A computed fold for an 84-nucleotide RNA from a Chloroflexota bacterium, annotated as c-di-GMP-I riboswitch aptamer. Model confidence (mean pLDDT): 85 of 100. Of the family's consensus pairs, 100% are formed in the model. RNAcentral holds the sequence, with entries from Ribocentre.

Formats: sequence, structure tokens, C1' cells
RNA sequence: GCUCCGAAAAGGCAAAACGGGUGAAAACCCGCGACGCAGAGUGAUGGGCCUACGGCCACACCCCUGGUGGCUAUGGCAGCCACA
Repeated sequence: GCUCCGAAAAGGCAAAACGGGUGAAAACCCGCGACGCAGAGUGAUGGGCCUACGGCCACACCCCUGGUGGCUAUGGCAGCCACA
């Protein structure tokens, strides 16, 4: 490479959008839907990334009430990488 036969497998998960819900947000849950994925199965252990209710600081106003900015994870992302 060609020919013949043919066990198994013919299944799994599910992006965005849309609808409903939770949440301060990030995001998550359910339905629908498939962009994709040979671990797109599970786990926040190490990085990285996202958010800032609350807390702290600063500024402005300064009568009251509130505003703006910065920092911060105890909140998230495993469909970011590594690791288990």
C1' cells in the first nucleotide's frame, strides 16, 4: 500500500444570544440554543484574571443630604495555565 473480516463505538459536555431567577457586582442556577471541547469530568492547591457590598484613605462640598477617585477578597473565573 492492497484485499478480506469486523469486537467496540455510533455517545458526552455545552459558548454567545434569548427567557426566568439569585447577587452590590463579578458571576452563578434553570430553560432554550450550539461556538466549540478527547477530559469543556471533579477540586480554588500555586500562579493569573474579574468584581468591590463592606472596610480604609484622599478630594470636593461644608447648612443638610449625598458625590468622585484610589486601595483591599472574606466574593468569583477550572471553557486561562500549572498541579492533584